Transfer RNA from a Candidatus Bipolaricaulota bacterium, 74 nucleotides, folded computationally. Model confidence (mean pLDDT): 80 of 100. Rfam family: tRNA. Rfam classes the family as a transfer RNA.

[in-house]
RNA sequence: GGGAGCGUGGCGCAGUCGGUUAGCGCACCAGGUUGUGGUCCUGGGGGUCGCGGGUUCGAAUCCCGUCGCUCCUC
Repeated sequence: GGGAGCGUGGCGCAGUCGGUUAGCGCACCAGGUUGUGGUCCUGGGGGUCGCGGGUUCGAAUCCCGUCGCUCCUC
C1' cells in the first nucleotide's frame, strides 16, 4: 500500500431484508425484605447507535468519506 471484520448507556451484547417508545444482562440509584450485609422483590436514572455528509416521507439499519481497534496480505 491492498483486503476483511468490528465500533450501540459504565461494562458485555442483541437489533442490520429501513417504519410503532433503541432493547437485554451485569453494574448504579431509591424503596421493600434482613439484627447488618448479601440474596430476593418493586421502581428509577443513564445511550440517539465512533464522527461528518448523502439517499428517503422516514436511517442504528442503505451509499460515500473519515477516525480507532483487530485480522489477512504485500